[in-house]
Context: one part of a larger RNA
RNA sequence: UGACGGGGGCCCGCACAAGCGGUGGAGCAUGUGGUUUAAUUCGAUGAUACGCGAGGAACCUUACCUGGACUAGAAUGCCCUUGACCACUCAUGAAAGUGAGAUUUCCUUCGGGACAAGGUGCAAGGUGCUGCAUGGUUGUCGUCAGCUCGUGCCGUGAGGUGUUGGGUUAAGUCCCGCAACGAGCGCAACCCCUAUCAUUAGUUGCCAUCAGGUUAAGCUGGGAACUCUAAUGAGACUGCCUACGCAAGUAGAGAGGAAGGUGGGGACGACGUCAAAUCAUCAUGGCCCUUACGUCCAGGGCUACACACGUGCUACAAUGGACGGUACAAAGGGUAGCAACACUGCGAAGUGAAGCAAAUCUCAAAAAGCCGUUCUCAGUUCGGAUUGGAGUCUGCAACUCGACUCCAUGAAGCCGGAAUCGCUAGUAAUCGCGCAUCAGCUAUGGCGUGGUGAAUACGUUCCCGGGCCUUGUACA
Numbered sequence: 001u002g003a004c005g006g007g008g009g010c011c012c013g014c015a016c017a018a019g020c021g022g023u024g025g026a027g028c029a030u031g032u033g034g035u036u037u038a039a040u041u042c043g044a045u046g047a048u049a050c051g052c053g054a055g056g057a058a059c060c061u062u063a064c065c066u067g068g069a070c071u072a073g074a075a076u077g078c079c080c081u082u083g084a085c086c087a088c089u090c091a092u093g094a095a096a097g098u099g100a101g102a103u104u105u106c107c108u109u110c111g112g113g114a115c116a117a118g119g120u121g122c123a124a125g126g127u128g129c130u131g132c133a134u135g136g137u138u139g140u141c142g143u144c145a146g147c148u149c150g151u152g153c154c155g156u157g158a159g160g161u162g163u164u165g166g167g168u169u170a171a172g173u174c175c176c177g178c179a180a181c182g183a184g185c186g187c188a189a190c191c192c193c194u195a196u197c198a199u200u201a202g203u204u205g206c207c208a209u210c211a212g213g214u215u216a217a218g219c220u221g222g223g224a225a226c227u228c229u230a231a232u233g234a235g236a237c238u239g240c241c242u243a244c245g246c247a248a249g250u251a252g253a254g255a256g257g258a259a260g261g262u263g264g265g266g267a268c269g270a271c272g273u274c275a276a277a278u279c280a281u282c283a284u285g286g287c288c289c290u291u292a293c294g295u296c297c298a299g300g301g302c303u304a305c306a307c308a309c310g311u312g313c314u315a316c317a318a319u320g321g322a323c324g325g326u327a328c329a330a331a332g333g334g335u336a337g338c339a340a341c342a343c344u345g346c347g348a349a350g351u352g353a354a355g356c357a358a359a360u361c362u363c364a365a366a367a368a369g370c371c372g373u374u375c376u377c378a379g380u381u382c383g384g385a386u387u388g389g390a391g392u393c394u395g396c397a398a399c400u401c402g403a404c405u406c407c408a409u410g411a412a413g414c415c416g417g418a419a420u421c422g423c424u425a426g427u428a429a430u431c432g433c434g435c436a437u438c439a440g441c442u443a444u445g446g447c448g449u450g451g452u453g454a455a456u457a458c459g460u461u462c463c464c465g466g467g468c469c470u471u472g473u474a475c476a
Stems, first nucleotide, its partner, number of pairs: 001476002003473003007470007015460002019423005026314008034305002042053002064300007077122002079119005088101005105114003125289002128287003134283002136278003139274001141272001146185006152161003165176003191266004196234007206223002210221003237260001240254001241252004316416001320375007332363003337356002341352004382413001387408007429452007
């Protein structure tokens, strides 16, 4: 100087407390461990692995296994030789390939070039090893308020001071003081979305006034007000008032205002820590393989199953289930696409087909909600696992191993031990909708979007983590 302390002081955080809803019990989905296997490819492993890499494993992917093949090779640069090669047909084969037949290129400045085959070497190839040789990227402490430098001063020196102290703040934020005076990276602000208004613009969006028109409908003429769209600007700064204070600032059940004290959300992550993660995104040093640890193909596997754990979905019902009627979104996607509408089918879907590269057409029905009827507390008209049968769709192909529909079947489960998790407001809870990946889908995952919409916070004694000062130390 740090680190540590079941030392002290001060402070903060869904850390506790106060509340609400979960997990842990059931069934299933998914990941992991283990076991099994020819193979169950590899990586991630307290917090910071385990719906993680994977934003989508039937083939492909694919790296694994079995079998069949190739050796300048599946792709590539240079050199030499040739002018064919590919495509086509036949045979064989699971395919990859192998064999046979037939065929004999284009441009040219005539030097050559394009393309292809053969040869030979320099080389190629490796998801082989090392993340403890590395770059880049990422997690975590932590959006915590810290981490440093120049000059000066102090100390023999390591170092100190500044950065400590008194206040204050979300903040090393600001004020005052001070052998310090300044500065940098962080904080904040600048950026985006959102909440209000104005101006400009008015189609594909809108419809107050006027007219027409309809069972109805901005449907039509028209309008530019309103909504909206999308560009520019205004607006919030403790600016004003009161109280406290030297100031910084704090408080107000203050004013005005759409918004009040960082308005709400996002992006943004200091010096560093964990030899943290990744050589399998990529790049790369070294080592290793080179008729194989490279490459091609078929089939299988990654989906196994006594079991254990994590994360979720669906439930156990009446604040509910079923049936009928009826209302209101936002944000997105669409041409190898979205498909209105009509017909067929109980249905998944099928057939035909208008419109739309979309504020125009379409996916599209929002659901919870509201109104009515029924069930009457039961393992039930709860719950839907499992299984049988019949089908639809995608796709060469759904056996291993897809989703969906219909009929039948109707398991466990009556609110979950010890323990444990999330959340402070448009939040939790609850309800749908969309997108990426994608032929299809094991999506209950991920990322967005809106609808309905709470309870509680006395407080900081305690648990956990963190910050500053101080103290002790046999630790570095």
A computed fold for a 476-nucleotide part of an RNA from an uncultured prokaryote, annotated as small-subunit ribosomal RNA, 3' major domain. The coordinates come from a structure-prediction model, not an experiment, and the mean pLDDT is 83.